[in-house]
RNA sequence: AGAGUUUGAUCCUGGCUCAGGAUAAACGCUGGCGGCGUGCCUUAGGCAUGCAAGUCGAAUGGUAUUUUGACCGCAAGGUUGAAGUGCAAUGGCGGACGGGUGAGUACAAGUAAGGUAUCUACCUUGAAGUGAAGGACAUCUCGUCGAAAGACGGGGUAAUCCUGCAUAGUCCCGCAAGGGUAAAGGGCGUAACUGCCCGCUUUAAGAGGAGCCUUACACUUAUCAGCUAGUUGGUAGGGUAAUGGCCUACCAAGGCUUUGACGAGUAGGGGGCGUGAGAGCGUGACCCCCCACAAUGGCACUGAGAUACGGGCCAUACACCUACGGGUGGCAGCAACCGGGAAUCGUCGGCAAUGAACGAAAGUCUGACCGCGCGACGCCGCGUGAGGGAUGAAGUCUUUCGGGAUGUAAACCUCUUUUGACCCGUCAUCACGACGGGUAGAAUAAGCGCCUACUAACUACGUGCCAGCAGUCGCGGUAAUACGUAGGGCGCAAGCGUUAUCCGAAUUUACUGGGCGUAAAGUGUCGCGUAGGCGGCGCUGUACAUCUUGUUUUAAAUGGCGAGGCUUAACCUCGUCAUGAACAAGAGAUGGCAGCGCUCGAGGAUUGGGGGAGUUUCUGGAACUUCUGGUGUAGCAGUGAAAUGCGUUGAUAUCAGAAGGAACACCGAGAGCGAAGGCAGGAAACUAACCAACACCUGACGCUGAGGCACGAUAGCUAGGGGAGCGAAGCAGAUUAGAGACCUGCGUAGUCCUGGCUGUAAACGCAUGAGUGCUAGUUGCCCCGGUUUAUACCGAGGUGACGUAAGGUAACCCGUUAAGCACUCCGCCUGGGGAGUACGGCCGCAAGGUUAAAACUCAAAGGAAUUGGCGGGGACCCGCACAACCAGUGGAGCAUGUGGUUUAAUUCGAGACGAAGCGAAAGACCUCACCAAGGUUUGACAUGCUAUCGUACAGCUUUCUGGAAACAGAGAGCAAUCCGCAAGGAUGAUAGCAAAGUUGCUGCAUGGCCGUCGUCAGCUCGUACCGUGAGGUGUUCCCUUAAGUGGGGUAACGAGCGCAACCCUCGUCGUUUGUUACAUUUUCAAACGAUACUGCCUCAGAGUUUUCUGGGGAGGAAGGUGAGGACGACGUCAGGUCAGCACGGCACUUAUGCCUUGGGCCACACACAUCCUACAAUGGCGAAGAACAACGAGUCGCAAACACGCGAGUGUAAGCAAAUCUCUGAAAUUUCGCCUCAGUUGGGAUUGGAGUCUGAAACCCGACUCCAUGAACUCGGAAUUGGUAGUAAUCGCGAAUCAGCAGGUCGCGGUGAAUACGUUCUCGGGUCUUGCACACACCGCCCGUCAAGCCAACAAAGUCGAGGGCGGCCAAUACCCCCGCAUCCGCGGGGAUGAAGCCGAACUCGGCGAUGGGGACUAAGUCGUAACAAGGUAACC
Repeated sequence: AGAGUUUGAUCCUGGCUCAGGAUAAACGCUGGCGGCGUGCCUUAGGCAUGCAAGUCGAAUGGUAUUUUGACCGCAAGGUUGAAGUGCAAUGGCGGACGGGUGAGUACAAGUAAGGUAUCUACCUUGAAGUGAAGGACAUCUCGUCGAAAGACGGGGUAAUCCUGCAUAGUCCCGCAAGGGUAAAGGGCGUAACUGCCCGCUUUAAGAGGAGCCUUACACUUAUCAGCUAGUUGGUAGGGUAAUGGCCUACCAAGGCUUUGACGAGUAGGGGGCGUGAGAGCGUGACCCCCCACAAUGGCACUGAGAUACGGGCCAUACACCUACGGGUGGCAGCAACCGGGAAUCGUCGGCAAUGAACGAAAGUCUGACCGCGCGACGCCGCGUGAGGGAUGAAGUCUUUCGGGAUGUAAACCUCUUUUGACCCGUCAUCACGACGGGUAGAAUAAGCGCCUACUAACUACGUGCCAGCAGUCGCGGUAAUACGUAGGGCGCAAGCGUUAUCCGAAUUUACUGGGCGUAAAGUGUCGCGUAGGCGGCGCUGUACAUCUUGUUUUAAAUGGCGAGGCUUAACCUCGUCAUGAACAAGAGAUGGCAGCGCUCGAGGAUUGGGGGAGUUUCUGGAACUUCUGGUGUAGCAGUGAAAUGCGUUGAUAUCAGAAGGAACACCGAGAGCGAAGGCAGGAAACUAACCAACACCUGACGCUGAGGCACGAUAGCUAGGGGAGCGAAGCAGAUUAGAGACCUGCGUAGUCCUGGCUGUAAACGCAUGAGUGCUAGUUGCCCCGGUUUAUACCGAGGUGACGUAAGGUAACCCGUUAAGCACUCCGCCUGGGGAGUACGGCCGCAAGGUUAAAACUCAAAGGAAUUGGCGGGGACCCGCACAACCAGUGGAGCAUGUGGUUUAAUUCGAGACGAAGCGAAAGACCUCACCAAGGUUUGACAUGCUAUCGUACAGCUUUCUGGAAACAGAGAGCAAUCCGCAAGGAUGAUAGCAAAGUUGCUGCAUGGCCGUCGUCAGCUCGUACCGUGAGGUGUUCCCUUAAGUGGGGUAACGAGCGCAACCCUCGUCGUUUGUUACAUUUUCAAACGAUACUGCCUCAGAGUUUUCUGGGGAGGAAGGUGAGGACGACGUCAGGUCAGCACGGCACUUAUGCCUUGGGCCACACACAUCCUACAAUGGCGAAGAACAACGAGUCGCAAACACGCGAGUGUAAGCAAAUCUCUGAAAUUUCGCCUCAGUUGGGAUUGGAGUCUGAAACCCGACUCCAUGAACUCGGAAUUGGUAGUAAUCGCGAAUCAGCAGGUCGCGGUGAAUACGUUCUCGGGUCUUGCACACACCGCCCGUCAAGCCAACAAAGUCGAGGGCGGCCAAUACCCCCGCAUCCGCGGGGAUGAAGCCGAACUCGGCGAUGGGGACUAAGUCGUAACAAGGUAACC
């Protein structure tokens, strides 16, 4: 410091997500040690038990006990002392500190800076004093009540307890005079005083502490805008330590508030802590300071201090004890327990240290504190060994099977002993511990997460949109680096991950540091204008801001820097620094304030202008409709086409007249005016604004403008008029699958006027707030002025265009009319949807407007531009694409293929073009993959290994039995080779194992090949240039071409794959050669060459000095690519093929392999495709056998000739491995004859009979022949195919396949046309351009209702709960006041205040809620097709 994610790609906007750090954490897996920290964030829920505040005998009287003394006594014992210890009580000090918690609390508290009207025990300092009396109550004793807790009465007692008296000042009151107020003793010591110590009283100060007051700072919310009656102030009094409405009485009517009062919600505050570059943002555990609280609420007492956590009283709730009468309690102290919760520890030790209380002290007390324990909760440190060690062991994983990885890792050798275990010692008033020495032993010690990208780290297997993962994008549908496991790797390490939260990244609230033409965002005008903000020139003053210097403060801790102490670090200690604030002094630029001036901003006066500016009144003509009358007759009107409609009761048309309402042609314009909305016949009146000239007046009077006020198209509402035309709704007619629409005919509101409301529009300059200044220009228009004879020129205002000026912008574009450079002020924005919606408020008669959320949901939504594709967008061009012409198909019969159906099987594939006489250049068996049945298992086939045999189970021939055959079983005959002396081995056989085999699956795992767009003219690259970039230019443009063909121009210059050419065939010529050719000036064949290039001439057209095109001509065999073929760019269609072949993966292995027989692929209500033959006279039949080919094929072959047969053929058989022989005498054609328009002498299907050939075999299921039979069909609906010349049409011939089978296919020649005006339309294609919400690319995208599921929110009769609490009732304890009794304590009554409780309205918030209306979401539901292209009626408000 950034990254991922919107797109086909790009830039931008914009959200979401991640990497970092942190935590009082929790959870999962794992866990060696030590140090230092830290540990109920939830129920301020409840708490058993123990402890947490006592101490003082040097204040006091007792009592118990121990020791001891004296006296009395014979003794027992008694009396009386002294010293010590303990105990309850009186008294003093302390229980207001320390410790806990964060409920409440939002000018309260806190923090910072100040102030004063105050108090202060203990402590320090100073001054003065401490005289002399009296009294009571506990303990104790006696008695009473009670279960207890405890209470009461009588008696008696001490004091540092209590009360007078005396004295007193610098104390208090008071102007003064004057008046008033105090005390306590104890200990040590002394023979006793003096003395010393601790106290006591008064007073003055200090220190520390506390109270009160002021200002500033600081959470959310305006869907809380007005709040307030002790309220604001005054006077007097009360009260307090003290000021004050703190309280009371009276008087006045104030006080606060858009600088946010009041209300609601949330919250202890700070030092600090986390993060961040900082500014900030978040936070307030531990430590420190302050506050508040102590079960809940209230109250006072005591006291220096409390309205008191471990004191009191009352009420309430809860809990406990009870003899039921009554009592007791308060862990938010330390532990512990229950509960809650994701979650937070021991009912530990010690007062040794540091502190607190008491005490003169010893000391006592101390869950403060110091320590230990538990928890990886955090931070820090250490360790789990170190060095050597390659056969790179084994195992595991992987593999292309060669190897590679784990990996010096291990084993093994040498060494060390931190931690841990055990033993001993030192230090300490020491609870805990620290330190030192030694013994054995590599021993006691590694996990967790991740490995698609972000993000460091990859393979195998399993799974197969399943199971699962996932922070985001996303992964998984049979080859998953994303799931699970393993191996390996990466990261961190006694931890590692996950979850939650905060900051950062996020310049994503922008002060630092953002924006608003189109992405979210300029209010309709912001017209007028309030508050506020900002403000021209000069001088003087001031010193509020501002700046400089100094001082004070900013507690400590924390933090930065520098040192030091623990072995180091964390940790601890020391020194120093720290942006803020206040005060003081100074400066005087700038801003403010005050004063004096100025004229350029602003305004006024005068003169002159133009204008659809506004309001009101009057008025005009054309058109239209209606009415009246005339003329006149059958239609009019309307549309894509029609119909509804009007018309013989006379329409339309036309003439004359009358009435009515609305709108104003021409002028008229991208022109004018207005703030905007908006404004148009003419005239007048009234009103407003603007511009120019002049430089006369004022002298900053200005700009902007939250709220506010005003204006504000259309539609709509209200009241009253008016109503010609048009015309929502409505009614008809069409269109349509439907048509609630578009089109047509009618037609009501409305449109018009007056008064009032509404207050919105894509209210736009195709989205631009107002003002001021500055920053090249060119050129129109309107209006005015100056100058000029005039044109021209100059100036001001307005309105337009252009623009590479600069500049800006994501780009588009803007560009003196800014979206440039700056300043001032206002408004507005912060992802999409939900939603401009709900609720609430305000406005409105209503419709509705305005203000304006959330839950939930998505990872995008969006802007501009790019490349494509597409368009029922445009322009240009091409093609048998249309048109023109010829012949067909679609109708019939048959053939073949396909679908469907059937079947045991009818094997499989191919499906718009680009499947369908296709794979198949030939299914009777075979083929063959299908079916039925039978058989077989190392196999029909290849290779290898092991074992056995090896004169025999090799091989060949063959017989019998069963059988449909395969096969099974039993036999016979012939009979073998090589090496080796032999053993044994090779070929071989058998058995077993590796492996074979598969037309089994996946063409969406693939190679190869092919089809198609398309023989269309395109597709790209290098360098350069343009652009932020995708990308563009080049390749666009103009002319031209069959062509990205060529030329010109040009920020391009060149190049490549395509085009063309090179190749083959045909045509002409030449040369050479020539068998088998009658061809002899060379027919034919072969080989090699030549030829054509718009080269030449002429005319015309276009044009840019290029060049191109067209017509004609010469020559020539051929003329403009001479004709045909082969040749198929980058790519598209996951196009086709695993069944031609190959191949990855998967599947089968006594079967999905192999063999065999038979069947099937040939079925047949039907549908489609492609042919053939026809329907006839341009014909059929017969005859003459009259004429003319070419390409080809042939030895398992072609077969002449002859003979036989009606014929297919058969028999015999010459010739030919072929320019020699054969197939092979082509047919249409020609000539003659018959038929005469008919289902025929057309047609030749179907069927019967008889045959021929091939072949083991012709039934299913071949072809052909003869005789007989003689179907449909008389030219074919909608629709549709081919063809532009040797073509179509027509005629036959050959070949491949092949035993046989051709109506198919591939070739060959014969005869041989018609037509093309042309590019409007159909189809396809190319280039440019335009729009796009498409990019799987229009077979696209996408909207709404309905139906289903699910989710959250809203409304809703109501219902439940919480808060709230004016007020009313009741009224505890306590304080205060009054009265009475007592006059010591106190008692009784009354009053006021008043907690809790009860009743209780408004109001606020929340839960549930039949049902209702919308919303979000959800692979394949329904109906339509609204939007995106001119989206098929332009869209939108």
A computed fold for a 1437-nucleotide RNA from an uncultured bacterium, annotated as small-subunit ribosomal RNA. RNAcentral holds the sequence, with entries from ENA, Greengenes and SILVA. Its Rfam family is "Bacterial small subunit ribosomal RNA". Its family is annotated with structural constituent of ribosome and ribosome in the Gene Ontology. Model confidence (mean pLDDT): 81 of 100.